[in-house]
About this RNA: Predicted 3D model of a 76-nucleotide RNA (transfer RNA) from a Candidatus Acidiferrales bacterium. It matches the Rfam family "tRNA". The family's RNA type in Rfam is transfer RNA. RNAcentral records the identical sequence in 2 taxa. The prediction has a mean pLDDT of 81. The sequence is in RNAcentral, with records from ENA and MGnify.
């Protein structure tokens, strides 16, 4: 330099044909318990890597860039 996969909540990851951004764990609060753990319930938590474009509407489509992982390769 080229090719492929990936970047979404604190962590691990879903997200179908473009149409309300979700789950589990972690966290807070409550219930339960003599108390703790476990269990159950409720709540909170997101510039969807950055920017631009298309669209009534973009995590999803298009373009550019950044980062992570894997592979390939070499001329001048």
């Nucleotide at each position: 330099g080229c090719c492929g996969a990936g970047g979404u909540a604190g962590c691990u990851c879903a997200g179908u044909u473009g149409g309300u951004a979700g789950a589990g764990c972690a966290g807070a609060c409550g219930a339960u318990u003599c108390g703790u753990a476990a269990u159950c319930g409720u709540c909170a938590g997101g510039u969807c890597g950055g920017g631009g474009g298309u669209u009534c509407a973009a995590g999803u489509c298009c373009c550019c860039c950044c980062c992570u992982c894997g592979g390939c390769u070499c001329c001048a």